[in-house]
RNA sequence: UGGGGAGUGGCCAAACGGUAAGGCACCUGACUCUGGAUCAGGCGAUUAGAGGUUCGAAUCCUCUCUCCCCAG
Repeated sequence: UGGGGAGUGGCCAAACGGUAAGGCACCUGACUCUGGAUCAGGCGAUUAGAGGUUCGAAUCCUCUCUCCCCAG
């Protein structure tokens, strides 16, 4: 430099173009002598960034950034 893949809460990880799931963690409560486990409830996302298309974009298009793989 060229080609390919990835980027979504603190972490992991889903999502036909139509209100962004779930798990872990965290907070509160129940239970317990205490802790853990378990149970119930709760909180948290400018979907890497900027534009474009569209009534509507995590999703499609363009550019940029970061990481991984391949080729030189």
Predicted 3D model of a 72-nucleotide RNA (transfer RNA) from a Candidatus Limnocylindria bacterium. Its Rfam family is "tRNA". From the family's description: Transfer RNA (tRNA) molecules are approximately 80 nucleotides in length. The same sequence occurs in records of 3 taxa. Its mean pLDDT, the model's own confidence on a scale to 100, is 82.